[in-house]
C1' cells in the first nucleotide's frame, strides 16, 4: 500500500426526546415542567421479522422449486425535524 460485505420496502425492538394527546404546577390561560410512568411521533449497518428483488449452486423439458449470500471494534465533530438518539453523514475517520 490495495481488495472483498447484496438491495429495497413494511412490521416490531433496544434506544430516543418533547411538536400533539395525557399528566403535574398556578385561580385560571395562549404559560411552565421529559430531573412525567404513559399515547402519538423518531428510530438501527454492526437488533428481530415479513415481503420483493439481485449474484451462485442443484435440480427441472419446460412454468418453476429448493438451498445459499459468512463476520461486522468504532470515535470526536457536524447535519435534520419540535426535539433528541445505536436517525444521517457512516461498513466513514481509525483501529484489528
Nucleotide at each position: 500500500g490495495g481488495u472483498u460485505a447484496g438491495g429495497u420496502u413494511u412490521u416490531c425492538u433496544a434506544g430516543g426526546g418533547u411538536u400533539c394527546c395525557g399528566c403535574a404546577g398556578c385561580u385560571a390561560u395562549u404559560c411552565u415542567g421529559g430531573u412525567c410512568u404513559g399515547g402519538u411521533c423518531c428510530g438501527a449497518g454492526a437488533g428481530a421479522a415479513a415481503a420483493c428483488c439481485c449474484g451462485c449452486a442443484g435440480c427441472u423439458u419446460g412454468c418453476g422449486c429448493u438451498g445459499u449470500g459468512a463476520c461486522a471494534c468504532g470515535g470526536a465533530g457536524g447535519g435534520a425535524u419540535a426535539a433528541a438518539a445505536g436517525c444521517c453523514u457512516g461498513g466513514g475517520a481509525g483501529a484489528u